[in-house]
RNA sequence: UUUUGAGAGUUUGAUCCUAGCUCAGGAUGAACGCUGGCGGCGUGGAUAAGGCAUGCAAGUCAAGGGGUCUUGUUUCCGCAAGGAAGCAGGGCACCGGCAGACGGGUUAGUAACACGUAGAUACCAACCCCAUUCACGGGCAUAAUUCGCCGAAAGGCGGACUAAUUCCCGAUGGUCCCUUACGGGUAAAGGCGCAAGCCGGAAUGGGAUGGGUCUGCGGCCUAUCAGCUAGUUGGUGGGGUAAUGGCCUACCAAGGCGAUGACGGGUAGGGGGUGUGAGAGCACGACCCCCAACAAUGGGACUGAGACACGGCCCAUACUCCUACGGGAGGCAGCAGUCGAGAAUAUUGGUCAAUGGGGGAAACCCUGAACCAGCGACGCCGCGUGCGGGAAGAAGGCCUUCGGGUCGUAAACCGCUUUUAUUGGGGAAAAACUUCCAAGUGAUUGUACCUAAUGAAUAAGGGGAGCCUAAUUCUGUGCCAGCAGGCGCGGUAAUUCAGAAUCCCCGAGCGUUAUCCGGAUUUAUUGGGCGUAAAGGGUCCGUAGGCGGUAAGAAUAGUCUUCGGUUAAAGACCUAGGGCUUAACCUUAGGAAUGCUGGAGAUACUUUCUAACUAGAGGGCGCUAGAGGCUGAUGGAACGGUCGGUGUAGGGGUGAAAUCCGUUGAUAUCGACCGGAACACCAAAAGCGAAGGCAUUCAGCUGGGGCGACCCUGACGCUGAGGGACGAAAGCGUGGGUAGCAAAAAGGAUUAGAUACCCUUGUAGUCCACGCUGUAAACGAUGGACACUGGCUAUUUGAAGUGUCGACCCUUCAAGUGGCGAAGCUAACGCGUUAAGUGUCCCGCCUGGGAAGUACGGCCGCAAGGCUAAAACUCAAAGGAAUAGACGGGGCUUCACACAAGCGGUGGAUCAUGUGGCUCAAUUCGACAACAAACGAGGAACCUUACCAGGGCUAGACACCUCAAUGACGACUGUCCGAAAGGAUGGUUUUCUCACAAGGACAUUGGGGCAGGUAUUGCACGGUCGUCGUCAGCAUGUAUCUUGAGACGCACCCUUAAAUGGGGUAACAUGCGCAACCCCUAUCCUGUGUUUUAUAUGUCACAGGAGACUGCCUGGGAUAACCAGGAGGAAGGUGGGGAUGACGCCAGAUCAGCGUGAUCCUUUGAUGUCCUGGGCCGCACACAUGAUACAAUGGAGCCGACAAUGGGUUGCUAAGGCGCAAGCUGGAGCUAAUCCCAACAAACGGCUCCCCAGUUCGGAUUGAGGUCUGAAACCCGACCUCAUGAAGCCGGAAUCGCUAGUAAUCGCCAAUCAGCUAUGUGGCGAUGAAUACGUUCCUGAAGCUUGUACUCACCGCCCGUCACACCAGGAAAGCUGGCAA
Repeated sequence: UUUUGAGAGUUUGAUCCUAGCUCAGGAUGAACGCUGGCGGCGUGGAUAAGGCAUGCAAGUCAAGGGGUCUUGUUUCCGCAAGGAAGCAGGGCACCGGCAGACGGGUUAGUAACACGUAGAUACCAACCCCAUUCACGGGCAUAAUUCGCCGAAAGGCGGACUAAUUCCCGAUGGUCCCUUACGGGUAAAGGCGCAAGCCGGAAUGGGAUGGGUCUGCGGCCUAUCAGCUAGUUGGUGGGGUAAUGGCCUACCAAGGCGAUGACGGGUAGGGGGUGUGAGAGCACGACCCCCAACAAUGGGACUGAGACACGGCCCAUACUCCUACGGGAGGCAGCAGUCGAGAAUAUUGGUCAAUGGGGGAAACCCUGAACCAGCGACGCCGCGUGCGGGAAGAAGGCCUUCGGGUCGUAAACCGCUUUUAUUGGGGAAAAACUUCCAAGUGAUUGUACCUAAUGAAUAAGGGGAGCCUAAUUCUGUGCCAGCAGGCGCGGUAAUUCAGAAUCCCCGAGCGUUAUCCGGAUUUAUUGGGCGUAAAGGGUCCGUAGGCGGUAAGAAUAGUCUUCGGUUAAAGACCUAGGGCUUAACCUUAGGAAUGCUGGAGAUACUUUCUAACUAGAGGGCGCUAGAGGCUGAUGGAACGGUCGGUGUAGGGGUGAAAUCCGUUGAUAUCGACCGGAACACCAAAAGCGAAGGCAUUCAGCUGGGGCGACCCUGACGCUGAGGGACGAAAGCGUGGGUAGCAAAAAGGAUUAGAUACCCUUGUAGUCCACGCUGUAAACGAUGGACACUGGCUAUUUGAAGUGUCGACCCUUCAAGUGGCGAAGCUAACGCGUUAAGUGUCCCGCCUGGGAAGUACGGCCGCAAGGCUAAAACUCAAAGGAAUAGACGGGGCUUCACACAAGCGGUGGAUCAUGUGGCUCAAUUCGACAACAAACGAGGAACCUUACCAGGGCUAGACACCUCAAUGACGACUGUCCGAAAGGAUGGUUUUCUCACAAGGACAUUGGGGCAGGUAUUGCACGGUCGUCGUCAGCAUGUAUCUUGAGACGCACCCUUAAAUGGGGUAACAUGCGCAACCCCUAUCCUGUGUUUUAUAUGUCACAGGAGACUGCCUGGGAUAACCAGGAGGAAGGUGGGGAUGACGCCAGAUCAGCGUGAUCCUUUGAUGUCCUGGGCCGCACACAUGAUACAAUGGAGCCGACAAUGGGUUGCUAAGGCGCAAGCUGGAGCUAAUCCCAACAAACGGCUCCCCAGUUCGGAUUGAGGUCUGAAACCCGACCUCAUGAAGCCGGAAUCGCUAGUAAUCGCCAAUCAGCUAUGUGGCGAUGAAUACGUUCCUGAAGCUUGUACUCACCGCCCGUCACACCAGGAAAGCUGGCAA
C1' cells in the first nucleotide's frame, strides 16, 4: 500500500488502571411543537381479534328445463272491442348446471412437522391437454303453478298438475375393480344450428398443475418448572380414510420420554427479507411475495373434485335488533364509513378503459380484486422562492477602547430572466379488443406535455452558539426566575437563565419524545477477565462429560478438492443496458453469494477398529523422616479445695480507689490428701496432613509421603457438572464432668452519662461420650494436572561420592520449606523453577455502586440458621494501586525567652486612652484570635468632619470647551434684612493689544457639553501594609528514573545562626533567599578646625585610613569542614545595633490617604455644596493598653554633682523688672558647635524631719480665685494658687516582657500643634542587675520517616437512632378477577 474498523465527556489536589453512566451516527407504518410554495413515486388503525347504522364487496347460464309477464309481427276468428295459434325479441322467480374452498381481510391462537430447508410416498384431483372406447332401451318423481290452511313476521303444512344436461332401473363392457383365477360386478345426456359443425355426456390410461401424508436438520426465555406418561410405548386382529399410522377399538406385553433439559410456566404466527454493524453479530418481521392459522365465542357435521366452509347449514353461549310476547333476525379481522379506547393512522369517491377472476357458444353480465382519483410534509426524490451590476459602505439596529466596527453588495437604485404561478390556445400514449360488415370502446382527463401573454412577480423557516460540539457580544435578572443529554450553570460584571444584535447548522422543513442497531472489546467465537479493582468452590474422593503418550495397518465420520441438484419471484450487491426532462421510481439480461443434498477423489491431522510399545500412571523389593489419625495407660509443675501445724492483723486490687476476704484467725508458711484442665524447657523461618488442623511420655492399631536399584502391568491418564465424605470456633440435643478461665448477670469505680474499657464476684460454656449444625479474613485473599524458561543463598529428609576408627565438614542427585533476584509479566504494588512468566487441558466464578447475600419460593436443620437467589426504587459514581501535600492524643533528630532558672509586671484600686454594649436627632466611618482594641488619629472647642438639626445655593465650592450679552474684573468702604451663609442697594478708584471700529486677552451673567460624591463593592482591581518569619527555605535548566502524576537534584554522615561548609552520591549547574557588600557604634592614626579658651594641647566635630581574617598556637575530628582552649589585641570566632523580609499563606487590611472598573445619586426635600449650632467627649456595665500608687531601698525640706539626642525667624526668646505661681513686661542675641529653649536634668550624694499610721503614704474628686492660647474655652482646653483629701496596705483563676549595657529604675528632647485633654508615640542619655542544670513537659517552627477513607486539607471526614414529609418493594385480617393443578 488494500472493498472494510475514528472517538469524546464524567470518580482525583493531580496520576495510572478498573468500571459504569452519557454524547456525537444511522433507522422508523411513528407521534408532538414551531413553520409550510410546487411536483413525482411510495406509504397510512401498530391500541380494543372492542361494538357496529347505511350502501356496496359472488354471481352467471333462456344454446339444460317447465312456466309466467310483456313488446313487435304474421295468420285465423270477430263488425269492433278483443280472442286463438305461430314467429322474432325482452323481463321474472323456480328446477337444473358451474362458481361460491378463488380473490379480499386479520395475526387472536399456535413453541407445533406451524414454518424454513433437504428428502420420501402408504395417496387424491373438478376445470385444462393428449390418447383410446362408448353414448342402446325404459321408468318413478318434484319445484315452479294452482287450491286450501296456520303465523304479527320470519316462515311452514296439506291436496292436485308438470319438464329437464334432476333422479332411478335394465342392456353393453373396450376399460376398471374384486377373485378361490373359475368367474362375479361396473357408465352415460343431451343442446344449438338449414347444414357443415360446435358445445357438451360416460369410462380408462397418461400429462400438466394443485393438494394430502411422513422423515432428517434449523431457529425464543425460564431449573425460584425435575421428574413426566395409561392410548401412555410396542405387537396382533378388526374398523376407518383418498392414503400410512393408537387415527379408533379388543386383547397381549410393560414399555416410552428426560440435565444434549422431558413435563410445566411465560412470550411469539413462520420464512423470503428489513434496520444497523468493518465483520462476526444484534434487533425486528409494516408495505410486497410464499406458507400457516382464524372468521362474534365454543362445538358439529352436510354438500362437494376440493370445506368441517368470512358474506352456507345445525347446536350451545354472550351481545345487538324486531315482535302482536307466541316467536324470530344478525355477525365489516371485505371496501368506504361510525362510536369507543388511544400520542396516533385517510373518502360512506370514479370506472370496469386496462390487468386478472367467475359464468356463458357468444354478445354480455358480475367483480370495493384491480386501475384511478381524494386526504395527511408520514417517508424518499426533484424544483423553486430570482440573476448581474451597485459605496472605503445610506438610513436604522447592535457593539464600542468613542477612533471606529458590524449587519453589508445586504438594501435602495439600474439592467436582465420567467423555472414556478395566473390566464389564453393546442393536446397525447396507455387500445390489446369486440364484430359478418359498418362501426364502437379511456374512469384517470382536457391530465401529462407543447405554446403565447403578464410580471420579480405567488413562495422561509426551525434549532443552536460553556465543554463534549460548528457558532459571541450587550442588556435584564441576582441560588430568584429559570436552563440541563452528561459534566454542570444562576448567590450583582452569567459567552450555560430571559431579551436583543451577530454568528453557526440544516432547509420546506427543523427540533423534541419513543424504540432498534452502532459506538459497547460493556457477555469478549472473532475479542475480556478472577493476589489487592467484581470474580478460585473451605478441602478431598469420584459419576456423566470434556481432553489425552509412542510406532504401524485398515476404515474415511470430521476435514480438504472437484462436479451435479436445489436454494421461487421480488429485494440487496456487481457488470452491461432501457423507460419516465433528471432523480426517486419502474424495467431487461448476465454474474456472484449462503445453506442443504447427491456423485467422484485425497488421507497429513482428529476420530473409529485391529494388533503392538514403555518415556505417563500403577504395583513388587529394600531403606527412611515426621506434633498424620484412633484407642488405652502414664508423669511432673502450676492452680483450687479439705484436714492439721506455726503465726497475727491485715490481705487483695488499682492510675488512684472501692466493692471483696479476714480476730468464727485471713494473707504468709509447712505437711498430708483430693480434684479437674492444660502440657514449660526442647522449639526453629523446623516437621506432618487434602483442608480444617496436629505437641508430656509410653504402648497397640492405622493412613499417606520421600529415597535407591532392578522386576512386573501396559495408557490403566488429567480434570470433574450433579453426588459423596471430611470440615476451626461458637451454637443445639441427651448424659456425665467442672480446677482455672469466663459471654449473660450482680456489685464497685470512671464519666456529663458509661447498659463499656479497669476492679471484685460469677452462670452457661470451655472438658468427656454419642448425635446434630456446615459456617470463618475456612487467606498464599493466588483451583487442579502436565511441560518448558539464568541463578545465588539458608534450612529439613533420603541416597551416593570423597574422607574418617566413627561422626562433623565438602561435592553431587532427588523431594520439601524459606529469602534475594535474570528474562518475562503486571495498572502499579509486586510475582519471579513453590510464577502472578511461556503454553496445553478440565472445573468454579465475575460483568457499576446501593437496595442485598436481603425478600419471596424451594431444599436442609430440633432451633439458631444454612444453601439457592431476585426486583422495584435510587446514585454518577463506587473502587484498585501509586503521587504531592496536610494532619496524627505516630516515631526519630534539631531549634526558639517555648519551657525551666531568674528579674519586673498585668489580672484587684483610682485615673487616662481605646473598644464592645447601651443611649441618642447624631453619638460619622473603618479595624475583631494570634495579625482589632494609646490601631487609621504624629493633636475632634469652630475648622478638621465624613454624622445630626435647621437655614440657603443649583452649570454649582472646583476644571476645560462652546454660544450670546455686558465691560471691566478687582481693591477699598457704607446702609438694610439675617444666627451666619447669603440677599438687596450705594460710594470711591481702576485695564492691555489696537489710529477707530471689529476681533482678541481677562472677568461676570445666561444657555449648552458637563462638574461633584468620605455613596456601594478590598469577594472586580492597582499601589501599600500586617502575619508565619530574618524561619531556612522556595524554585528553574539540562540529564536520569517512572506508562504517569511525579521523583532525583534538596536523601545520608559530620558541621553551622544558616540549603553555612565539607564528605559522599544519577546527578551537574543556576536563580530568589542565608552570608557579604551599606549605615551607626567600640580602638588607633592622619588631616582639617567654626565654636570654646587668654593661648596651646586634649576632649570634641568632620573627612580619609588602619584594624579581625579562625591569621597564629595546642588538642579533638575522616588528614576535611569545623569544634574546644590559648596567645596577642580596644575588640575573637556573624564584636554590638540598624537597614535589608525568598516562593508563598490568610478571597488577611485598606474604594476613608491616593489611583481605578462597574453600579448608584444629581434641577429641587441631592448621597453635591455653603453656613450656624450640636455630635464624634454622651454612661448601669464589660474588655484591652497604659499612668499613679499602696510607701521607710520611702516621703518632705535645704545644700551639692554628672548627660546625650534634638528644636528655633508668623520662631526660640536672654539679661533686668513685677507677680506666691501659672505668667506678664522687656527686648539683647540668634537663619545657630557662636544666641535661645536650657535649669544646678533626674534618679544620685550630704544634712535635717517624719517612725509604720490609711500616715508628712496616696493623690482621685470637689469648691474658690487666677494665667495663657484663640473670633469663641457652657457642652468641651491646658496650666497656676489656696482649700478638699476618695479608693488603695502589693492584688483569685489566669497571664505578659526580658539573656547584658539587656531587664529594672531615672529624667531630657522632638514630631503633630494657635492652644491642648501626651500618662501615647518616636528618640536621647543616666544608674545598672539576676539567671540559664537542662530539653521530660506546654507553645511554635524545621528536616527525615510512617499511617490515612483528609485535599474547603482534623475547625477535616463521617456512622447510627429519633422527629416530620414523600416514594418503592415485601408482609398483612381479608376482598376480587384470571390461569394452572